[in-house]
The RNA shown here (Glycine riboswitch aptamer) has 89 nucleotides and comes from Roseobacter cerasinus. It matches the Rfam family "Glycine riboswitch aptamer". Rfam's curators write: This family represents the bacterial glycine riboswitch. The coordinates come from a structure-prediction model, not an experiment, and the mean pLDDT is 76. The source organism's lineage runs through Bacteria, Pseudomonadati, Alphaproteobacteria, Roseobacteraceae and Roseobacter.

RNA sequence: GCAUCCCGCCCGGGAGAACCGGCUGUCAUGCCGGUGCCGAAGGAGCAACCGCCCCGGAAACUCUCAGGCCACCGGACCGUGCGGGGUGU
Numbered sequence: 001g002c003a004u005c006c007c008g009c010c011c012g013g014g015a016g017a018a019c020c021g022g023c024u025g026u027c028a029u030g031c032c033g034g035u036g037c038c039g040a041a042g043g044a045g046c047a048a049c050c051g052c053c054c055c056g057g058a059a060a061c062u063c064u065c066a067g068g069c070c071a072c073c074g075g076a077c078c079g080u081g082c083g084g085g086g087u088g089u
Base pairs, nucleotide, nucleotide: 001089002088003087004086005085006084007083008082009081011079012078013077018035019034020033021032022031023030036069037068038067042065043063044062045061049057050056
């Protein structure tokens, strides 16, 4: 230098799911309560698979503890750029 992987940051993209009753100076998207619902922060479970002496890794599946159910925000994940690191050559 090239290839590949990981981490951080900027920017762009980025899904799902709500009704009812009550409270207040007040319509309320606010607050309280009830019922229902969603999966893509985080968390937990199963294990195809990887690896295999042992240890281990492991989903967007499952659960719904947490979180969420106008918009905003958040958001797994994807992409450009920058920085750092691992491996191979």